[in-house]
RNA sequence: UGUCGCUCAGGGCAAACCCGUCGCGAGGCGGGGACGCAAAGCCAGGGAUCUCCCGCAGACCGCCCGGCUGCCGAC
Numbered sequence: 001u002g003u004c005g006c007u008c009a010g011g012g013c014a015a016a017c018c019c020g021u022c023g024c025g026a027g028g029c030g031g032g033g034a035c036g037c038a039a040a041g042c043c044a045g046g047g048a049u050c051u052c053c054c055g056c057a058g059a060c061c062g063c064c065c066g067g068c069u070g071c072c073g074a075c
Stems, first nucleotide, its partner, number of pairs: 002075004012037002017032006035062001041068003045065003049059003
């Protein structure tokens, strides 16, 4: 440096659900909570899906693709 995630260390994130709050809504944020995740880190660029007050308006990256970055280990 490349490929991979069977194994190790330190850790990280947090679905459903509940509470609060913001939003017309999809949903966002905070707290609790853990089903899972080796990019479940970041980016709405393409597709899918979803929402509304239907307009080149929004939501979602824990649906898929793509881009950027990255821990440990094995080969």
c-di-GMP-I riboswitch aptamer from an Actinomycetota bacterium, 75 nucleotides, folded computationally. The sequence was found by an Rfam model in a public genome assembly. Its mean pLDDT, the model's own confidence on a scale to 100, is 86. The source organism's lineage runs through Bacteria, Bacillati and Actinomycetota.